[in-house]
Transfer RNA from a Candidatus Parcubacteria bacterium, 73 nucleotides, folded computationally. Model confidence (mean pLDDT): 80 of 100.
RNA sequence: GGGCCGUUAGCUCAAUUGGUAGAGCAGCUGCCUCUUAAGCAGCAGGUUACAGGUUCGAGACCCGUACGGCUCA
Numbered sequence: 001g002g003g004c005c006g007u008u009a010g011c012u013c014a015a016u017u018g019g020u021a022g023a024g025c026a027g028c029u030g031c032c033u034c035u036u037a038a039g040c041a042g043c044a045g046g047u048u049a050c051a052g053g054u055u056c057g058a059g060a061c062c063c064g065u066a067c068g069g070c071u072c073a
Base pairs, nucleotide, nucleotide: 001072002071003070004069005068006067007066010025011024012023013022019056027043028042029041030040031039049065050064052062053061
C1' cells in the first nucleotide's frame, strides 16, 4: 500500500426487509433482612466513531475520513 470485518448506554452485545434505539451486567431508589449479600420491583443512562449524500423516513443503503482487528504483498 491492497482486500475484508468491526465501531450502538459505564462494560459485553442485539436491533428482521429502511419505519418510536433495546437486553444482560454495572449504577441509583425502594421492598425484603438484625446487617450485608442474594432475591424482588422500579428509575436513570444514547451526537448509533466523525462528516457528507440518497430517502417522506437511515443504526441499517452510498461516498469520504479516523480508530481497532484479520489477511495479502
Its Rfam family is "tRNA". By type it is a transfer RNA. Gene Ontology term of the family: triplet codon-amino acid adaptor activity.